[in-house]
């Protein structure tokens, strides 16, 4: 120096929930707010899973049902990067 490992120090992220906005809607964005995370940093142009329907095209008695679009990474696997350094 690297890798496992996660105990101490600095820190750090920010759930649910409320407000302003954006969206058709999942959900995003900032603001308060902490439930929690050692990757709760980042990739949905790698695989699974999940949730959303306004337009479109198929279906239907009817229904996100089916195509197609959107979303979630704090739903998992995987990739990459990353502070500190005791057992």
């Nucleotide at each position: 120096g690297u890798a496992c490992c996660g105990a101490a120090a600095g820190g750090g992220c920010a759930a649910a929930c409320c407000c302003a906005g954006g969206g058709a809607a999942a959900c995003c964005u900032g603001g308060g707010g902490g439930c929690g995370c050692a990757a709760a940093g980042c990739c949905a142009g790698c695989g699974g899973g999940c949730c959303c329907u306004a337009a479109c095209g198929c279906g239907c008695a009817g229904g996100g049902g089916c195509g197609a679009g959107g979303g979630c990474g704090g739903c998992c696997g995987g990739g990459c990067u990353g502070c500190c350094g005791a057992a």

c-di-GMP-I riboswitch aptamer from a Candidatus Bipolaricaulota bacterium, 87 nucleotides, folded computationally.
Its mean pLDDT, the model's own confidence on a scale to 100, is 89.
The source organism's lineage runs through Bacteria, Bacteria candidate phyla and Candidatus Bipolaricaulota.
Its Rfam family is "c-di-GMP-I riboswitch aptamer". Rfam's curators write: GEMM was predicted in a large-scale screen for bacterial structured RNA regulatory elements.